[in-house]
RNAcentral holds the sequence, with entries from ENA, Greengenes and SILVA. This is a predicted structure of a 1477-nucleotide RNA (small-subunit ribosomal RNA) from Oltmannsiellopsis viridis. Its mean pLDDT, the model's own confidence on a scale to 100, is 83. The source organism's lineage runs through Eukaryota, Viridiplantae, Ulvophyceae, Oltmannsiellopsidales and Oltmannsiellopsis.

C1' cells in the first nucleotide's frame, strides 16, 4: 500500500452531542409566501380580507418487541440435534363477501387559577379513518331450541382511477408449548421432595399442562450419581494434533440472557419493553426546602481500573429499516475516512562494472589476514517519493458520489526518501582479543564466572531473521507422562490380609423363531460463513465471488440373518446331588499321660555357689551348692519329624474319646449351564494392646543393681512388675510375603516326593509301567529393564475386580466415620527439589571368606627413645635471622663444605642503556704510576709512556707448502679490538604462579601385573581371553576351557665377582737378581664353565618338586644397573628452559658492615660414653678402593706438639699421601663416677687466608660436667649379611665432616612356623561408596527465612427455614360514592369508574442455623540454608544382621519385650535335592 482486526481488567461511575421517527392523501384550529379581491394613494407600494403551496403543538394511524450493545446471571428443555401436538401471528400475497342507518363526547383552543419548577386544575367551545348503538353474515359457541357477532372514509379523480376499511378461508413469515438424545468439576456433598407425583371437578391461558385451586390417594427422584457446592452464556466454529483427541468459544453467522439493582403490570399482533410506565433501594445532579430530574452493557468521547486496546470524524451516495399514495424525511444499521507494525499479503531501501584488495577498525606467527567488490569512482535505471496535468467502475437511475487533491494513466526531478533486531559453550546455524577475577554478573535445561572466561561487560567478526526482531503470558503438540487408538502392578509407583455372595459385567453345546445390537440400500434433515476442491475478480498475494462434494451425526423406509441380544425347546461336557473307597498338627469339647524347671518337707553332707570376655551385685556357716526320698503347681509337649500333611487365609503336633467341616480317587446313577468374578455388605483374621474375672512354674517390656564406657538412660550380668496361660468381650492391624488377585482353556522334557486308581509281577513288600490330584527342583520354547520366571508361568489367549501415574512434605492436616482407649479408615494442600528409584557392571572399601607372599610377625643380634655433644626441623627472637621440603614418600634434605665472596636476607651509601648482549652515532685510541676525599664502590687532580692486530719494507729459526720470534717505518685512510661519551630500541629480575607448562626426581615397587586385534557372549555398561586344577621368585611353565594370537612388564641379553686355560700380551708389576724368565703367582684381554644336563623318587606319562652324582660354583651362584599401565592437580618457575602477570632512577646493579652460627624450649638423624670381651704404656703383624702439578711430597734439622726450613722423587702399576686399626705379646689398673667417660672452661701456641670478634681448624698443658646400659614406645638386619675396626675420596685458600660416596680387615646368632600386628597380589562375597571407609548418612539443640496447621475470639459473603412489616401492581370484592352514548321513562336499569378491603408480594426488619472466605495474642510441625552444638542410629556381620505390627522407654538419633519377614542378612557347618564323572 492492500486485507482485518482493536476494554481479554471494573455488568465501575459518567460530562456534552448524536443514535426512533414518520404521515396534512384521517382530523379541527393556527401561522401563511405566491395569487385574487378590496382600501389608501406617492403609479407600484402599503394596508385589509379570501386563502393555495408550505410549515407546524394537538387528537388519530403505523412504527419505538426491528436494528445497535453486552455476557452479570443461567448446569437449565438454556444450547444444539432429532421429532411432536393442543396454539397465535401486525404489515405482506391469495381467494370470496361487504361497507346500510343513527348518536354522543373530547384534546387543542379560551378564560380563570395553582407551582420556583417540573407539571398542572375548573369551565368552556370543537372535528375525524378516535368511540358508541341499530340492523345484515358462507363465521364463532351449543346436544339442541336457540345465543352470539363487522366496517371508515380520503385524493382536483381522462380510466373498469388511486390509496384505505370490514369479515372469513388459506399461504408466507416470525412466535409460544411439549419429549428423545448430547456437552463441565466435586462423593472430604447421600439421601432429596408436600404443590411435592398422580387423579377428579373448577379456575385460567393464544394453547397443553399442579399453571393455580378445592379434594382424594401417597407418591416421585436418586450409586446409570439425586439433592448440594463451584464454576460456566450455548453453537456453528477456532487453534493444536498423523489420528484419536486436548485446550479455547475474539471477529462473522444462529440462539439465549441482561439493560443502575430488586419487584411489578400496562399498552399491543408482538413486551412484562436498553433511549416507555409504576412502586421500592443505592448513587448523582437542580431546587424559592415544598418538591423535582436522571440512567452510554447504542456511536463517538471523559474519569477510574489496568500490562493493555483508537476520533468527541464525513455520509445517507451504496445495502437494509420505519413512515408515507408518493415526492420524501428520519436511521452513530451501514457505507466510507482517521489512528495502532496488533495480524496476515505484497513491494522497496538501487542495479551493472570496479584491486595497487585503499583509509581506518580488528585479528596477528609481524609474514601476513579480515571486514571486502565491501567503499571510493564509472555508467545505468526509477519501483517507491515530489511536483504537474488527465481520470473511471461504484448509479438499477432521469435529479443524485461521501470515499475523492481515490484507484489508475502521462510527463518532469533526481540514488535521490528508506534498516532494523537478536543470537554466536552444547541442545542450535554462528569465534575471536580486552577488561572483570565465585566480584560483578548471565541461565529456557544442563551449567558458567575463584588471572590466560568462544557462557559475564566491551570491540571486532560471523549466523538467523527482516519492517520488524527478541521477552514475557497462555493453549496445543512432542507426552504412549491417564495409555479406546496406545501403558502398567515378583524387585522400579501398584494385587485388597483371606474368604462368602448382592448389584452389575462376562459366559458351553443343538435346533427353530425374532430383528434389539450388527451389516447394507434408499429419503429427510444436519441455515450460511467457515474447512477441502474446480474455477473466476482485485497487475500478485492476502481478500473476495461462483460451483461442487466426501466422511460423520440424528430420525424415518425397505432389506439380510453369521454373531451377540429376546422367544421357545432339546443336549451333557462346564457345575452340581446320590453311590464305593480314602489321607490328614483341619476345627471345637471333654478325658488322661510321662519328662523337665521352680517352691516347699525330711535325710546325708561341708564351704563356697552362681556368673562373665574379665568381674561385681546376688545366694550361702540362720547349712546354700551338690546329692536321695516325698509333696505341690503352672505352662509346653523331647525322638518320630521330613523344602512331609491339613486349612480360605491368620494358623495347626502328647494319647484317647464325642460332634463336625472341606478335600482326593473310582465308577457313570440323577439334575440339565444351576457358571465365573465380584462394587457396596457380611464373615474370619498373628502378635501387642484394653475391659472383666481366674490363674502365675519359667520366661519377662517397665523399673532397680552391678559392669563395660569419655558417657552408657544400650549391648553383658543379678533381680523383677504388667504380660505370656484360660474364659467372655473388644481391637482389625504386620515383610498379614511367593512382596507374584481369581477364574477358564492351551504350550517340551528330565527327577524326587505326598494321596489314591488300573496293569503286569510278586507269598508278601519294595522296585517297574501308566493315569489322577498335590508338593518341590533343574530346564526348553517364549517372556522380562535386568535379575529371572518357565504346565504350581512373570508363556500364550479370554472374562471380573482392586490398585498406580516423580521424590519430599505425608499415609500428615482437616472434615467424615468406627473403637472405652491405644488408635483404624477415608485421605488432601501450600512450600520444596531435579532428582528419587530398579537391575546390572566396574572398581574402591568391609573390626566379609579363602589361597599366598615379603625382616611383616615370630626366633635371634644389635641399637634409638635416658647422658654429653654434632647436625637438620619447629617454636620463639631479630633490622635481617633469604628461600624451598612437612605422614609413610620433609627433618646430616637442595647444600659434594654460609669469615669476605657464595648470599638470594638487612642496614647504609652510590649509579641508571646499566655488571651482562645486539644494533646506530662522535670522539680517543690500550695502559700505568702518585696524590686528595671516602668504609668501599667510586670521584676528582697530576704525570709517565704515545700503544695492539691486518695492510708496506727486512732479519732470524725450523721447514714440503708455510708457520713462528723480532726490527723498522707509521705518510694517508678504513677495518677489528679496546676505552669514554650520547640518543633510543633494549638489557636486568633467585619477583608471582610446579593448580598454565618442557625436562627431571620421588612413592606404590623390581609389587607381577596393565593391555590390545580378531572371534564369541551380552540391548548395554562390560565379559571373555587374564577365570579353573596344579606349579613358580614371577600373567613362570604345563593341563584343560569360546577362544586363538600379540604387545608393554617377568625371565634372559649388560657390568662386576668366584674357578679353569700347554690361550694372547706384557711393564714400572712377579721371581731372580744382572742378563733374563714365562712352570707357579700379577696385570688385563679372549675363551671355557651352569643345562633341571645325568640318575632316583613323586606328580596326570606335563610343569615342577625332594633327594644324590659330577663340580670351584647347583637349581634367577651372589651383588649391581635395569622400575609397565598408572595413582598422589606429590616434588622442583631457586639448577636449566618456558607460558602468562609484575617491576623498570628499581622488585635492576655495585659496594662496606652485619644476618643465614640467635635460644626458655619440642622433634628427627648421628657420633662418643656409661668400661674389665676394657683402659693406659711399649713392642710386634696383616690390607683395599683411591689422591697428586696453584700438588703429593720421602729423607734431613729445629720443635713436646700442631709445625716451621730445607730438600731428592714424581705428570705416577714407577715417587708420594700412607701410620692401617681391630689383632697379638709383655707390664699396669681392679669394679671406683675409677688411670672410665670426655663435656666445659683459663693459659699458651701453630696454619690458612686482604681478614679467624661475631663465625675457622689444629696442637701443649690445666680443668674434669652429665653419664653406672635407659619409661611408654620404636629401628635395622637372614651370611661374609648383623656387628665390630679402621682406610680413601669429593667438595675445599682452610674448615665446623661424627656427614655423605667408597674400601677393605674380624666376623656371628637365628628362622618352630603363619594364629595375631603392618604391606601386598589373586578369586569370591556384601555395599546406601565413586572426592571411592580420612567415604556415605541419621536425629534432637540453637540461629535465620519461608509455607502450611490449631486457636479464647473477631469481620465479611453466600444461602435454607420460622416469624413481622407490608410499596407498586395483576386477580377477587366493592352496600353506603361517581357517570356523556344503550334501554327505560324517569324513580331508574344496564354497563363502567374510583375510594376501600382481601390473597399474593419486592425492599426492609428480626431469631436460630448451614458453608465458605479474611484476620488472631498464642502455640505446633514441615521445608529450605558453606564451614554451630551432642553423640553416631543406618549402609560391610556398620562393629548387638537389618526391618515390619504393637507395646513401654530414654537429651536425640535409638533401647527393649512379644510375634512376623525365615529376607530384602553375611560367615560357617550339617542335612536334603539337583548337575557332571
Nucleotide at each position: 500500500g492492500g486485507u482485518a482486526u482493536g476494554c481479554u481488567u471494573a455488568a465501575c461511575a459518567c460530562a456534552u452531542g448524536c443514535a426512533a421517527g414518520g404521515c396534512a392523501a384521517g382530523c379541527g384550529a393556527g401561522c401563511g409566501a405566491a395569487a385574487c379581491u378590496g382600501u389608501a394613494c406617492u403609479u407600484g407600494u402599503a394596508c385589509a380580507g379570501u386563502c393555495u403551496a408550505g410549515c407546524c403543538a394537538g387528537c388519530g394511524c403505523c412504527g419505538g418487541a426491528c436494528g445497535g450493545g453486552u455476557g452479570a446471571g443461567u448446569a437449565a428443555c438454556a444450547c444444539g440435534u432429532a421429532a411432536g401436538a393442543a396454539c397465535c401471528u401486525a404489515c405482506c400475497u391469495u381467494u370470496a363477501g361487504g361497507a346500510g342507518g343513527a348518536g354522543g363526547a373530547u384534546a387543542a383552543c379560551a378564560a380563570c387559577u395553582g407551582g420556583a419548577a417540573a407539571c398542572g386544575g375548573u369551565u368552556g367551545c370543537u372535528a375525524a379513518u378516535a368511540c358508541u348503538c341499530c340492523a345484515u353474515a358462507u363465521g364463532c359457541u351449543g346436544a339442541g331450541g336457540a345465543g352470539u357477532g363487522a366496517a371508515a372514509c380520503c385524493c382536483u379523480u381522462u380510466c373498469a382511477g388511486g390509496g384505505g376499511c370490514c369479515u372469513a378461508a388459506a399461504g408466507a413469515c416470525g412466535g409460544g408449548c411439549u419429549u428423545g438424545c448430547g456437552g463441565c468439576u466435586g462423593a472430604u456433598u447421600a439421601g432429596c421432595u408436600a404443590g411435592u407425583u398422580g387423579g377428579u371437578g373448577a379456575g385460567g391461558u393464544a394453547a397443553u399442562g399442579g399453571c393455580u385451586u378445592a379434594c382424594c390417594a401417597a407418591g416421585g427422584c436418586g450409586a446409570c450419581g439425586a439433592u448440594c457446592a463451584g464454576u460456566a452464556g450455548c453453537u456453528g466454529g477456532u487453534c493444536u494434533g498423523a489420528g484419536a483427541g486436548g485446550a479455547c468459544g475474539a471477529u462473522c453467522a444462529g440462539c439465549c440472557a441482561c439493560a443502575c439493582u430488586g419487584g411489578g403490570a400496562c399498552u399491543g399482533a408482538g413486551a412484562c419493553a436498553c433511549g416507555g410506565c409504576c412502586c421500592a433501594g443505592a448513587c448523582u445532579c437542580c431546587u424559592a426546602c415544598g418538591g423535582g430530574a436522571g440512567g452510554c452493557a447504542g456511536c463517538a468521547g471523559u474519569g477510574a481500573g489496568g500490562a493493555a486496546u483508537u476520533u468527541u470524524c464525513c455520509g445517507c451516495a451504496a445495502u437494509g429499516g420505519g413512515u408515507g399514495a408518493a415526492a420524501g424525511c428520519c436511521u452513530g444499521a451501514c457505507g466510507g475516512a482517521g489512528c495502532a507494525a496488533u495480524a496476515c499479503c505484497g513491494c522497496g531501501u538501487g542495479a551493472a562494472g570496479g584491486a595497487u584488495g585503499a583509509c581506518g577498525g580488528c585479528c596477528c606467527g609481524u609474514g601476513g589476514g579480515u571486514u571486502g567488490u565491501a567503499a571510493a569512482c564509472u555508467u545505468c535505471u526509477u519501483u517507491u517519493c515530489u511536483c504537474a496535468a488527465g481520470g473511471a467502475u461504484g448509479a438499477a437511475u432521469a435529479c443524485u458520489g461521501a470515499c475523492a487533491u481515490u484507484a489508475u494513466u502521462u510527463g518532469a526531478g533526481g540514488a535521490a526518501u528508506a534498516a532494523g533486531c537478536a543470537u554466536c559453550g552444547a541442545c542450535u546455524a554462528a569465534c575471536u582479543c580486552c577488561g572483570u577475577g565465585c566480584c560483578a554478573g548471565c541461565a529456557g535445561u544442563c551449567g558458567c564466572g575463584g588471572u590466560a572466561a568462544u557462557a559475564c561487560g566491551g570491540g571486532g567478526g560471523a549466523u538467523g531473521c527482516a519492517a520488524g526482531c527478541g521477552u514475557u503470558a497462555u493453549c496445543c503438540g512432542g507426552a504412549a507422562u491417564g495409555a479406546u487408538u496406545g501403558g502398567g502392578c515378583g524387585u522400579a509407583a501398584a494385587g485388597a490380609g483371606u474368604c462368602u455372595g448382592u448389584a452389575g459385567g462376562c459366559g458351553g453345546u443343538u435346533u427353530u423363531u425374532c430383528a434389539a445390537g450388527u451389516c447394507u440400500g434408499g429419503u429427510g434433515u444436519c441455515a450460511a460463513a467457515g474447512a477441502c476442491u474446480a474455477g473466476g475478480g482485485c497487475u500478485u498475494a492476502a481478500c473476495c465471488c461462483u460451483g461442487g462434494g466426501u466422511c460423520g451425526g440424528c430420525a424415518g423406509c425397505g432389506g439380510a440373518a453369521a454373531c451377540u441380544a429376546g422367544a421357545a425347546a432339546a443336549c451333557u461336557u462346564g457345575a452340581g446331588u446320590a453311590c464305593g473307597g480314602u489321607a490328614g498338627a483341619g476345627g471345637u469339647a471333654g478325658a488322661g499321660g510321662g519328662a523337665a524347671u521352680u517352691c516347699c518337707c525330711a535325710g546325708u553332707g561341708u564351704a563356697a555357689c552362681g556368673g562373665u570376655g574379665a568381674a561385681a551385685u546376688g545366694u550361702g556357716u540362720a547349712g546354700a551348692g551338690a546329692u536321695u526320698g516325698g509333696g505341690a503347681g503352672g505352662a509346653a509337649c523331647a525322638c518320630c519329624a521330613a523344602c512331609g500333611g491339613c486349612g480360605a487365609a491368620a494358623g495347626c503336633a502328647c494319647u484317647c474319646u464325642a460332634c463336625u467341616g472341606g478335600g482326593c480317587c473310582g465308577a457313570a446313577a440323577c439334575u440339565g449351564a444351576c457358571g465365573c468374578u465380584g462394587a457396596g455388605a457380611g464373615a474370619c483374621g498373628a502378635a501387642a494392646g484394653c475391659u472383666a474375672g481366674a490363674g502365675u512354674a519359667g520366661c519377662g517390656a517397665a523399673u532397680a543393681u552391678g559392669a563395660u564406657u569419655a558417657g552408657a538412660u544400650a549391648c553383658c550380668a543379678u533381680a523383677g512388675u504388667a504380660g505370656u496361660u484360660c474364659u467372655a468381650g473388644c481391637u482389625g492391624u504386620a515383610a498379614a510375603c511367593g512382596a507374584u488377585g481369581g477364574a477358564u482353556a492351551c504350550u517340551a522334557a528330565g527327577u524326587a516326593u505326598u494321596g489314591g486308581g488300573u496293569g503286569a509281577u510278586u507269598c508278601a513288600a519294595a522296585a517297574c509301567a501308566u493315569u489322577c490330584a498335590g508338593u518341590a527342583u533343574u530346564g526348553u520354547a517364549g517372556c522380562u529393564a535386568a535379575c529371572g520366571c518357565g504346565u504350581u508361568a512373570a508363556g500364550u489367549a479370554u472374562c471380573c475386580c482392586g490398585c498406580c501415574u516423580g521424590g519430599g512434605g505425608a499415609g500428615u492436616a482437616u472434615g467424615c466415620u468406627c473403637g472405652c482407649a491405644a488408635g483404624g479408615g477415608u485421605g488432601a494442600a501450600a512450600c520444596u527439589c531435579a532428582a528419587a528409584g530398579g537391575a546390572a557392571u566396574u572398581g574402591a572399601c568391609g573390626g566379609g571368606g579363602g589361597c599366598u607372599c615379603g625382616c611383616a610377625c615370630a626366633a635371634g643380634c644389635a641399637g634409638u627413645g635416658g647422658a654429653g655433644c654434632a647436625u637438620g626441623u619447629g617454636g620463639u627472637u631479630u633490622a635481617a635471622u633469604u628461600c624451598g621440603a612437612u605422614g609413610a614418600u620433609a627433618c646430616g634434605c637442595g647444600a659434594a663444605g654460609a669469615a669476605c665472596c657464595u648470599u638470594a636476607c638487612c642496614a647504609a651509601g652510590g649509579u641508571u642503556u646499566g655488571a651482562c648482549a645486539u644494533g646506530u652515532c662522535a670522539c680517543g685510541c690500550c695502559g700505568a704510576g702518585u696524590c686528595g676525599c671516602g668504609a668501599a664502590a667510586g670521584u676528582g687532580a697530576c704525570u709517565c709512556u704515545u700503544u695492539u692486530g691486518c695492510u708496506g719494507c727486512u732479519g732470524g729459526a725450523c721447514u714440503g707448502a708455510g708457520u713462528c720470534c723480532g726490527g723498522c717505518a707509521u705518510u694517508a685512510a678504513g677495518c677489528a679490538a679496546c676505552g669514554u661519551g650520547a640518543a633510543c630500541a633494549c638489557a636486568g629480575g633467585u619477583g608471582g604462579u610446579g593448580c598454565a607448562u618442557g625436562g627431571u626426581u620421588g612413592u606404590c615397587g623390581u609389587c607381577a601385573g596393565c593391555u590390545c586385534g580378531u572371534g564369541c557372549c551380552g540391548u548395554g555398561a562390560g565379559g571373555u581371553g587374564u577365570u579353573a586344577g596344579g606349579u613358580u621368585a614371577a600373567g613362570u611353565c604345563c593341563u584343560g576351557c569360546a577362544a586363538c594370537g600379540a604387545g608393554c612388564g617377568c625371565a634372559a641379553c649388560c657390568c662386576u665377582u668366584a674357578u679353569c686355560g700347554a690361550c694372547u700380551a706384557g711393564u714400572u708389576g712377579c721371581c731372580a737378581u744382572u742378563u733374563g724368565g714365562g712352570a707357579a703367582a700379577c696385570u688385563a684381554g679372549c675363551g671355557a664353565g651352569a643345562c633341571u644336563g645325568c640318575c632316583g623318587g613323586u606328580g596326570a606319562u606335563a610343569a615342577g618338586c625332594c633327594g644324590g652324582a659330577g663340580g670351584a660354583c647347583g637349581g634367577u651362584g651372589a651383588g649391581g644397573a635395569u622400575g609397565a599401565c598408572g595413582u598422589c592437580a606429590a616434588a622442583u618457575c631457586a639448577g636449566c628452559a618456558u607460558g602468562c602477570c609484575c617491576c623498570u632512577u628499581a622488585c635492576a646493579u655495585c659496594u662496606u658492615g652485619g644476618g643465614c652460627u640467635a635460644c626458655a624450649c619440642a622433634c628427627g638423624u648421628g657420633c662418643u660414653a656409661c668400661a674389665a670381651u676394657g683402659g693406659c704404656u711399649g713392642g710386634g703383624a696383616c690390607a683395599a678402593u683411591g689422591g697428586g702439578a696453584u700438588g703429593c711430597a720421602a729423607c734431613u734439622u729445629c720443635g713436646c706438639g700442631a709445625g716451621a726450613a730445607g730438600a731428592a722423587g714424581c705428570c705416577a702399576a714407577c715417587c708420594u699421601c700412607a701410620a692401617a686399626a681391630a689383632c697379638c705379646c709383655a707390664g699396669u689398673c681392679u669394679u671406683a663416677g675409677u688411670u672410665c667417660g670426655g663435656a666445659u672452661u683459663g693459659c699458651a701456641g701453630g696454619c690458612u687466608g686482604c681478614a679467624a670478634c661475631u663465625c675457622g681448624c689444629c696442637u701443649g698443658u690445666a680443668u674434669g660436667a652429665a653419664g653406672c646400659c635407659g619409661g611408654a614406645a620404636u629401628u635395622g638386619c637372614u651370611a661374609g649379611u648383623a656387628a665390630u675396626c679402621g682406610c680413601u675420596g669429593g667438595u675445599c685458600a682452610g674448615c665446623a665432616a661424627u656427614a655423605c660416596a667408597g674400601c677393605g680387615g674380624u666376623g656371628a646368632a637365628u628362622a618352630c612356623g603363619u594364629u595375631c600386628c603392618c604391606g601386598a597380589g589373586c578369586c569370591u562375597u556384601g555395599u546406601a561408596c565413586a572426592c571411592a571407609c580420612c567415604g556415605c548418612c541419621c536425629g534432637u539443640c540453637a540461629c535465620a527465612c519461608c509455607a502450611u496447621g490449631g486457636a479464647a475470639g473477631u469481620u465479611g459473603g453466600u444461602u435454607c427455614c420460622g416469624c413481622c412489616c407490608g410499596a407498586a401492581g395483576u386477580c377477587g370484592u366493592g352496600g353506603a360514592u361517581c357517570u356523556a352514548a344503550c334501554c327505560u321513562u324517569u324513580u331508574g336499569g344496564a354497563a363502567g369508574a374510583a375510594a376501600g378491603c382481601g390473597c399474593c408480594u419486592a425492599c426492609g426488619g428480626u431469631g436460630u442455623a448451614a458453608c465458605u472466605a479474611g484476620u488472631a495474642a498464642c502455640u505446633a510441625u514441615g521445608g529450605u540454608g558453606a564451614a554451630g552444638u551432642c553423640g553416631u542410629a543406618a549402609c560391610a556381620a556398620g562393629g548387638u544382621a537389618u526391618c515390619c505390627g504393637u507395646a513401654c522407654u530414654g537429651g536425640a538419633a535409638g533401647g527393649u519385650g512379644u510375634g512376623g519377614a525365615u529376607u530384602g542378612g553375611a560367615a560357617u557347618a550339617c542335612c536334603u535335592c539337583c548337575u557332571u564323572u